[in-house]
Molecule: small-subunit ribosomal RNA
Organism: metagenome
RNA sequence: UUGAUCAUGGCUCAGGACGAACGCUGGCGGCGCGCCUAACACAUGCAAGUCGAACGAGCGAGAGAGAGCUUGCUUUCUCAAGCGAGUGGCGAACGGGUGAGUGACGCGUGAGGAACCUGCCUCAAAGAGGGGGACAACAGUUGGAAACGACUGCUAAUACCGCAUAAGCCCACAGGUCGGCAUCGACCAGAGGGAAAAGGAGCAAUCCGCUUUGAGAUGGCCUCGCGUCCGAUUAGCUAGUUGGUGAGGUAAUGGCCCACCAAGGCGACGAUCGGUAGCCGGACUGAGAGGUUGAACGGCCACAUUGGGACUGAGACACGGCCCAGACUCCUACGGGAGGCAGCAGUGGGGAAUAUUGCACAAUGGGGGAAACCCUGAUGCAGCGACGCCGCGUGGAGGAAGAAGGUCUUCGGAUUGUAAACUCCUGUUGUUGAGGAAGAUAAUGACGGUACUCAACAAGGAAGUGACGGCUAACUACGUGCCAGCAGCCGCGGUAAAACGUAGGUCACAAGCGUUGUCCGGAAUUACUGGGUGUAAAGGGAGCGUAGGUGGCAAGGCAAGCCAGAAGUGAAAACCCGGGGCUCAACCGCGGGAUUGCUUUUGGAACUGUCAUGCUAGAGUGCAGGAGGGGUGAGCGGAAUUCCUAGUGUAGCGGUGAAAUGCGUAGAUAUUAGGAGGAACACCGGAGGCGAAGGCGGCUCACUGGACUGUAACCGACACUGAGGCUCGAAAGCGUGGGGAGCAAACAGGAUUAGAUACCCUGGUAGUCCACGCGGUAAACGAUGAAUACUAGAUGUCGGGUAGCAAAGCUAUUCGGUGUCGUCGCAAACGCAAUAAGUAUUCCACCUGGGGAGUACGUUCGCAAGAAUGAAACUCAAAGGAAUUGACGGGGACCCGCACAAGCGGUGGAGCAUGUGGUUUAAUUCGAAGCAACGCGAAGAACCUUACCUGCUCUUGACAUCCCAUUCGAUAGAGGGUAAUGCCUCUAGCCCUUCGGGGGAAUGGAGACAGGUGGUGCAUGGUUGUCGUCAGCUCGUGUCGUGAGAUGUUGGGUUAAGUCUCGCAACGAGCGCAACCCCUAUCUUCAGUAGCCAGCAAUUCGGAUGGGCACUCUGGAGAGACUGCCGGGGAUAACCCGGAGGAAGGCGGGGAUGACGUCAAAUCAUCAUGCCCCUUAUGACUCGGGCUACACACGUGCUACAAUGGCGUAAACAAAGGGAAGCGAGGGAGCGAUCCGGAGCAAAUCCCAAAAAUAACGUCUCAGUUCGGAUUGUAGUCUGCAACUCGACUACAUGAAGCUGGAAUCGCUAGUAAUCGCGAAUCAGCAUGUCGCGGUGAAUACGUUCCCGGGUCUUGUACACACCGCCCGUCACACCAUGGGAGUCGAUAACGCCCGAAGUCAGUGACCCAACCGAAAGGAGGGAGCUGCCGAAGGCGGGAUUGGUAACUGGGGUGAAGUCGUAACAAGGUA
Repeated sequence: UUGAUCAUGGCUCAGGACGAACGCUGGCGGCGCGCCUAACACAUGCAAGUCGAACGAGCGAGAGAGAGCUUGCUUUCUCAAGCGAGUGGCGAACGGGUGAGUGACGCGUGAGGAACCUGCCUCAAAGAGGGGGACAACAGUUGGAAACGACUGCUAAUACCGCAUAAGCCCACAGGUCGGCAUCGACCAGAGGGAAAAGGAGCAAUCCGCUUUGAGAUGGCCUCGCGUCCGAUUAGCUAGUUGGUGAGGUAAUGGCCCACCAAGGCGACGAUCGGUAGCCGGACUGAGAGGUUGAACGGCCACAUUGGGACUGAGACACGGCCCAGACUCCUACGGGAGGCAGCAGUGGGGAAUAUUGCACAAUGGGGGAAACCCUGAUGCAGCGACGCCGCGUGGAGGAAGAAGGUCUUCGGAUUGUAAACUCCUGUUGUUGAGGAAGAUAAUGACGGUACUCAACAAGGAAGUGACGGCUAACUACGUGCCAGCAGCCGCGGUAAAACGUAGGUCACAAGCGUUGUCCGGAAUUACUGGGUGUAAAGGGAGCGUAGGUGGCAAGGCAAGCCAGAAGUGAAAACCCGGGGCUCAACCGCGGGAUUGCUUUUGGAACUGUCAUGCUAGAGUGCAGGAGGGGUGAGCGGAAUUCCUAGUGUAGCGGUGAAAUGCGUAGAUAUUAGGAGGAACACCGGAGGCGAAGGCGGCUCACUGGACUGUAACCGACACUGAGGCUCGAAAGCGUGGGGAGCAAACAGGAUUAGAUACCCUGGUAGUCCACGCGGUAAACGAUGAAUACUAGAUGUCGGGUAGCAAAGCUAUUCGGUGUCGUCGCAAACGCAAUAAGUAUUCCACCUGGGGAGUACGUUCGCAAGAAUGAAACUCAAAGGAAUUGACGGGGACCCGCACAAGCGGUGGAGCAUGUGGUUUAAUUCGAAGCAACGCGAAGAACCUUACCUGCUCUUGACAUCCCAUUCGAUAGAGGGUAAUGCCUCUAGCCCUUCGGGGGAAUGGAGACAGGUGGUGCAUGGUUGUCGUCAGCUCGUGUCGUGAGAUGUUGGGUUAAGUCUCGCAACGAGCGCAACCCCUAUCUUCAGUAGCCAGCAAUUCGGAUGGGCACUCUGGAGAGACUGCCGGGGAUAACCCGGAGGAAGGCGGGGAUGACGUCAAAUCAUCAUGCCCCUUAUGACUCGGGCUACACACGUGCUACAAUGGCGUAAACAAAGGGAAGCGAGGGAGCGAUCCGGAGCAAAUCCCAAAAAUAACGUCUCAGUUCGGAUUGUAGUCUGCAACUCGACUACAUGAAGCUGGAAUCGCUAGUAAUCGCGAAUCAGCAUGUCGCGGUGAAUACGUUCCCGGGUCUUGUACACACCGCCCGUCACACCAUGGGAGUCGAUAACGCCCGAAGUCAGUGACCCAACCGAAAGGAGGGAGCUGCCGAAGGCGGGAUUGGUAACUGGGGUGAAGUCGUAACAAGGUA
């Protein structure tokens, strides 16, 4: 995520942090921090020098003494501060930078060095005698453009070299004493050999140096234990490799190097390879455990343009040294040279992004020096940057006319808001001026006239940013109208947006606030603390078993784990606590804690471990039994199908929903007999048995595995699990060879269908069968890994045992299997429940959102098919589980309804009427649209109505209220003009009064406003339709459920009914049903005119009259019907069936009455109404036209098609209504519509008013007619101002279609259908429509299978906009990422070969050479040169890994309402 629920599960947010960046904004100070990218390239300056008290020159201020003489010049000598290239010493290996490389003894931590070094420093011991020869500088010559050299000659030393001396020291011997940790170490004494030295300053004392040795300190080097990222789609790696011996090398151990020998070494406890990465103290986060990180500060390491190499030295394989090679840059006279900012500044470049070419050595520290001092881009400071943290301010108090303005408004007001103005106050900060530190224990201050202090001034200069739908604190208006836009997630926007934009207001934080990025948290969402796996993702298909992990009882030893004490270490900084210092804080400083770790040591022995001993409960063996479709092989059997042969027999068989293909007259099917062949084994048979799983079923034999029961003889923990491994493993499939009856993929044909590559039918090949191999997967499922122990019961069944009894058996009990129900417990629920999904333990396997995808690539296996292992990009905010309520089902059960059926009459065909669609039109006004629009709004369009169109007019208006002025002429009538209104003219003419005025009206004027049948029924009220007069819809309390919800309302009966009854965790109640109301059917009573007349009187024979109210009737009040009575059924109930009585009987008939709700159902055009729109027009008036059009289509009706009829004559019987601008009698006129006239009647009185069908008589005689009446012509009547467009009626004439209506479809169950007339509303007139009234008056219902609709229960569901639902795949189009791809272009690390720089080492050294020896020759020794091994870069080569790109191609994902079908969800229509 859902209509709602629970749980699973991902996504997202609220918190904190930052070397940050970006947007908007920006007052001050303190403390910090500032190239995260190009270890990219660098102009310029600076960053390491110093010592004259090591040395010789040179220059030399100045001083002294001479000489010459032009007495102020020259020159000589001596002394000489100072400067100072060179020789020499020390330093330059520190300090500073960076994080490229490095997964390593690199780092961290803890040990070891009996295997080591250590300049300067400290302590101690001993010394410094005597000689020698050079080389720089310098001079000269000379090469070169330069850099830089070459040769000759001179010279000093704390430079260099012999000799002497030797307490220590070193080497090789041999002796002794101790010690240890294996090699060994320490000390003492002995003899032999070997190795030292330097001076300088000072008047001196003395100081600084020098040599040897020992010790210390400091610093370094080496070794080891433990810890230290990801990938197995990296599983094998390794030849100096592993070890030994011996040489070499080093300060020192060591394959560090070499020769020889051996064949080892590492690896599933992850070697090797690939990727990534400096490590740590710490930092951030977190409750913690953890996770992430390694800027600044501190420790270690590595590097210094790239690669290699050594030299010097105490220390380097050396950032500001050397050599070589490569790339790059610069200079050049082209021959050659020079360089290395990852030092501080700075530049270019890259980038979202990171500062000044500053000051000073004053402090701290470093180098040199005896010192003064010099050097120090270390460092101290300043500059820039809101980059971070901390602090302060932008004013305080009063102030209601609640000002103005803004915003909103229900127009009243509310809010901004004490906010402002205004009054008083203060001065943090700011500005100006003055004073002025500490840092410095004598001098010395870059910072700096800084911090700080004082005075003056004036509220004066100092607030923004984000948000306001929910999460999440904070709402209104306008604009916009799925547009523009917003968005972290959900999502907002389609004309009333609290979600967009703006404004007002509000909320939050504040010199900042938001956004983006990253990390932790929330996330128990990787679960050690702290998760799971029946159905949500997740148990391996099963077994055997290796490594590993875990392991029974008892006593004993050890002490690895474990526990306790002590010691060392765990750097400082950081963190926490307590004090302290900057005014506070940040910050700094002091003390303590902590640093959970490692090591050493002393104890302990419960548990684990280990060693050894014992035991028997686990496990195993033996013995005795019985059960079994366990396995393998061989043999045998019967039934059935098919085929063959023969007989009988004749026209069909077969098959289906129905058919056809097919078989059959060449004899099928059917039937009888015989034969062949293959496969499978009916009944028994069972939720029964066996097996590890897959699986196993006729019978017999042979071989063979396992389990179970009993016994307790043997063994003595031998056990459990099990990564890899091995074995087994349905069906389909593959290989070879057989076999082949039936069945049957593919295929063919026939059907079905819109299509049918399917479902159905007829055939049919692989295959199914056997043997031997392969394959290794299944919804291989109990969707439930194995083992052990424990934890209520009940009831079946299979195989054993024991006991008892009344013995084909029963009962009790026990072991092992296999089922059902169920308590506790568990579980999201469903459910599981001794065969656990309970309670525990051990081991293995597996999961971490959906899709992409079990796909791609790689690898392994396979003959192939394919299997195993198994991603990512991209995309979505869900996907999924269980349960709930509905809805739905071509699911089920029950029930109802004119729903079907049974009937009667229609519609659909004709003509006409009427409504609608369409078309047409200037307009044909608008609405209604399946049922539930269509004779509907409209109970009545000639004008009006009227809303539409054309034309003419009006603009405060046709209508309403308010104001001002004028008038009193309000109003009515007439005339002119016009198409008509508007317009113009004429005549008559107000009311009340207290006389002040009031009322009413007209005209003119200004504005507020009027007006709108304009829009939105999807903004609304009200009203209505519909399901449906269907029997339902709910609530309170209780109970059940974690919950949505359930129960009640279900169930058995019954009813028209949730009607009633019984039962029941329910008990009650409400809205509906029913009843109460009206009409009608019967009776009683009261009343009796306008109604009635039985009896009486009377009569003009008419209830007209007297009279009466009995009857009918009228209208008031009552009675009556309730399953009350009887019988039967039912459960003794409710109720049902039948009967009696009764006018009426089971609701007597009809009406009114319409639950909760559904359809965004209908209506803004009845009315009302929000918002929007029009305002000389979308308003108003008026004439004419239109709504009445007409190729057509549909609905609803009327009249018919005729004889159950038409026509004519004469005759009979209603009910309910209406009537005054009305109904209108009798009478008269007209063929008639109608007219003249007017009695009566405001009605039980009079009128409309004749009822018609019907019955009687007559006629017509089956025809387009004496049926039918459309259409048309003529003449009329009536209404009305007016019948042309466009009324109704009458008379005469005309006489169309139509002879009972296709598919389809409608109404009706009794006073009903059908049929007949009458009346009313609307209305001047207009009725086939509508609403009522009565007359005549049927047929049929077996029944609920089917169609439609509805109700209840149940079931399934992937639906909830609820089946008009949901949803799948191809194709087409667009975009995105990705696989393959002939190739192509790179990158990386190895390997093989070639070449081989510098350089160490080795060899050689004919050439060269000062020190020593030698008289000399020569020797010792050294060097150049040459050679060799190794050796960087380079070249060649074939491979490996990896990345980019690529014609074409594969699938995937996402997209608007595309195309084709309908696969899935309901039995989804073939589960």